[in-house]
RNA sequence: UCCACGAAAGGGCAAAACGCCGGCGACGGCGUGACGCAAAGCCUCCGGUCUCUGCGAGAUAGCGGGGCCGCCGAA
Numbered sequence: 001u002c003c004a005c006g007a008a009a010g011g012g013c014a015a016a017a018c019g020c021c022g023g024c025g026a027c028g029g030c031g032u033g034a035c036g037c038a039a040a041g042c043c044u045c046c047g048g049u050c051u052c053u054g055c056g057a058g059a060u061a062g063c064g065g066g067g068c069c070g071c072c073g074a075a
Stems, first nucleotide, its partner, number of pairs: 005073002012037002017032006035062001041068003045065003048060005
């Protein structure tokens, strides 16, 4: 230094619900709020589920797989 791993430390993210806004909708943005998360950082390549103005387009990365990057360093 790297891989695996995940004690400690410093921190980080933010479920549901509510308010406002956007969208036909799934859902998304901002605020409050914390259910949880060691990648709950990013990417729709594969599968799943969901939506629709429906055979196509969209949503979900906090559904699973995969890819890329990444803080710290005990056993």

Predicted 3D model of a 75-nucleotide RNA (c-di-GMP-I riboswitch aptamer) from an Alphaproteobacteria bacterium. Its mean pLDDT, the model's own confidence on a scale to 100, is 90. The source organism's lineage runs through Bacteria, Pseudomonadati, Pseudomonadota and Alphaproteobacteria. It was read from a public genome assembly, where an Rfam model found it.